[in-house]
RNA sequence: ACCGGGGUAGAGCAAUUGGCAGCUCGCAGGGCCCAUAACCCUGAGGUUCCCGGUUCAAGUCCGGGCCCCGGAA
Numbered sequence: 001a002c003c004g005g006g007g008u009a010g011a012g013c014a015a016u017u018g019g020c021a022g023c024u025c026g027c028a029g030g031g032c033c034c035a036u037a038a039c040c041c042u043g044a045g046g047u048u049c050c051c052g053g054u055u056c057a058a059g060u061c062c063g064g065g066c067c068c069c070g071g072a073a
Stems, first nucleotide, its partner, number of pairs: 002071006010025004019056001027043005049065005
């Protein structure tokens, strides 16, 4: 240098045809219980890797970079 996949909350992952950014676990508060676990309710937490472009509207499309994984060599 070549080919493919990926980067989204603390962790693991979704997000259909471009149209409110969500799920599980974790965390915080409350309920239940003699108490803890389990269970139930609520909440906080996001520069969607970076820069630009298209569009009324971009996690998604386009261009350029950075990083990770795999293949080939």